[in-house]
Molecule: transfer RNA
Organism: Acidimicrobiales bacterium
RNA sequence: GGGGCGGUAGCUCAGUGGUUAGAGCAAGGGACUCAUAAUCCCCGGGUCGUGGGUUCGAACCCCACUCGCCCCA
Numbered sequence: 001g002g003g004g005c006g007g008u009a010g011c012u013c014a015g016u017g018g019u020u021a022g023a024g025c026a027a028g029g030g031a032c033u034c035a036u037a038a039u040c041c042c043c044g045g046g047u048c049g050u051g052g053g054u055u056c057g058a059a060c061c062c063c064a065c066u067c068g069c070c071c072c073a
Stems, first nucleotide, its partner, number of pairs: 001072007010025004018056001028042004049065005
């Protein structure tokens, strides 16, 4: 330098044009217990990497940039 994959909640990820962006775990509150753990209930948390474009409508499609991993040179 060229190519591929990826960047979404604190972490691991789903979501592949149209309800309001979701799950598990973690965190917080409560129940239970002499107490802790386990278990059960409740619950907040998001500029969807950045900037533009297409569209009535974009996390999703297109372009550029950026960061990480891998391959080629």